[in-house]
RNA sequence: GUCCCCGUAGCUCAGUAGGAUAGAGCGCAGGAUUCCUAAUCCUGAGGCCACAAGUUCGAUCCUUGUCGGGGACG
Numbered sequence: 001g002u003c004c005c006c007g008u009a010g011c012u013c014a015g016u017a018g019g020a021u022a023g024a025g026c027g028c029a030g031g032a033u034u035c036c037u038a039a040u041c042c043u044g045a046g047g048c049c050a051c052a053a054g055u056u057c058g059a060u061c062c063u064u065g066u067c068g069g070g071g072a073c074g
Stems, first nucleotide, its partner, number of pairs: 001073007010026004019057001028044005050066005
């Protein structure tokens, strides 16, 4: 340099052939239980779906560019 894959919650990831309030586990906060802790149970907070532009009535999802990570080839 060319090509391919990935970027969604603090972490690991799912997701939708474009449409309803964006999800799970772990973690975190509060509560229940316990003499206390752990475990268990309940509740809750936390996301501009990397950034920008385009297409569309409507984009996390499609297209283009940029940035970052990984890989193949040279």